RNA sequence: AGUGGGAUAAGUGAUCGCGGCUGCUUGAAGCAGCUGAGGAAAGUCCGGGCUUCAAAGGGCAGGAUGCCGGAUAACGUCCGGUGGAGGCGACUCUAAGGAUAGUGCAACAGAAAUAAACCGCCGGCCAUGCGCCGGUAAGGGUGGAAAGGCAGUGUAAGAGACUACCGCCCGGCUGGUAACAUCCGGGGCAAAUGUAAACCCCAUCCGAAGCAAGACCAAGGUGAAGCGUACGUGGCCCGCCAGCUUCCGGUAGGUCGCUUGAGACUGCUGGCAACAGCAGUACCAGACAGAUGAUCACUCACGACAUAACCCGGCUUAUCGUCCCGCUCGU
Repeated sequence: AGUGGGAUAAGUGAUCGCGGCUGCUUGAAGCAGCUGAGGAAAGUCCGGGCUUCAAAGGGCAGGAUGCCGGAUAACGUCCGGUGGAGGCGACUCUAAGGAUAGUGCAACAGAAAUAAACCGCCGGCCAUGCGCCGGUAAGGGUGGAAAGGCAGUGUAAGAGACUACCGCCCGGCUGGUAACAUCCGGGGCAAAUGUAAACCCCAUCCGAAGCAAGACCAAGGUGAAGCGUACGUGGCCCGCCAGCUUCCGGUAGGUCGCUUGAGACUGCUGGCAACAGCAGUACCAGACAGAUGAUCACUCACGACAUAACCCGGCUUAUCGUCCCGCUCGU
């Protein structure tokens, strides 16, 4: 100078004021004790737990993922590895199956973009000219891409025409659980390049809606009209099934769901790791027009991004400063 990981998120004291739980006490008031907003609480992008969808499914369409092996409740997440790209390096990124199943696209420029001659090189003819005929695709030009790359042999001049090395395709030994890697042998050197984050093919997976889910109490109607293979939790079809739709009136109140959890912290064991097992410690917000506030004093690193609303595992985005550990490069 970089790179990978971890911790913290102003602190201490005093006074007053709020929410929940427990106790004094059976209730009200009061008193005491304990506890009370994040690493992202944000986004609502994935995956679930939980609740509801009377009964019963099946098919088609649709969507998601996409190298290998593992972890997990699961995932599009995470860990380890392989291939590729970037970096001197530590490391970082990866939309990483199939182009020989088929279809499509590749503008413009350029002679030509599924196969070709603008300039050029070589040979021949003659009227000697910016001429005509033939051969060529190595050189130049155009372009993101032009008959695989480079060096030679050879040729009239060239060219995988031929040879060595590389690239591509096919096959094999060895190593590895595998993706794959080293090596060996053979082949056409091409009706050819790229693109599947184009259509598509292949493999695997996928009900829907959502705590404003839903359950109970209270209040309130001797309601009315229509439909009957209707309605029926992603769409369509088949099947199955019996009640369904609209209008008028009432209520908008209360309780539960509501926080002990696939959880947190510490230690040991196993594993490269993600993580798993065992033991111990503690209970740590449940508001409901919505609780965490105000004042004073001191300290220094002078405080950013920013406040739960059913819960959890991830990903993404925002971000002031301080501290700790490992590795790389330079001096």